[in-house]
A computed fold for a 105-nucleotide RNA from Paenibacillus sp. Soil766, annotated as c-di-GMP-I riboswitch aptamer. The source organism's lineage runs through Bacteria, Bacillati, Bacillota, Paenibacillaceae and Paenibacillus.
């Protein structure tokens, strides 16, 4: 120096799912398990994405509860559940920077 890792050693890591622990939640993390992986090391305030919404802001359009009226089915009221935005949470095994073992040149 290696967009493009062929060959061999030692080997590394470890997705879902399952369980304990953390957490509002995403996720973490410990076992257990291996579906994969040559960066599946390591960076999430000052690259782009992507997941949540405790918390804060709004909204009653929807359903459901409260209260009130009422011709019993609709008005009203309120703003609980919820609906919406928002990261300050969260993810590098999406991309991305940064380092690096053996091998090849």
């Nucleotide at each position: 120096g290696u967009a493009u890792g062929a060959u061999a050693a030692g080997g590394g890591c470890a997705a879902a799912a399952c369980c304990g622990c953390u957490g509002a939640a995403a996720a973490g993390u410990g076992g257990u398990g291996a579906c994969g992986c040559a960066a599946a090391g390591c960076u999430a305030a000052a690259g782009g994405g992507a997941c949540u919404a405790a918390a804060u802001u709004g909204g009653c359009a929807a359903u459901c509860a409260u209260g009130u009226c009422u011709u019993c089915u609709g008005a009203c009221c309120a703003a609980g559940a919820c609906c919406a935005a928002u990261a300050u949470g969260u993810c590098a095994g999406c991309c991305a920077g940064c380092u690096a073992c053996c091998g090849c040149c």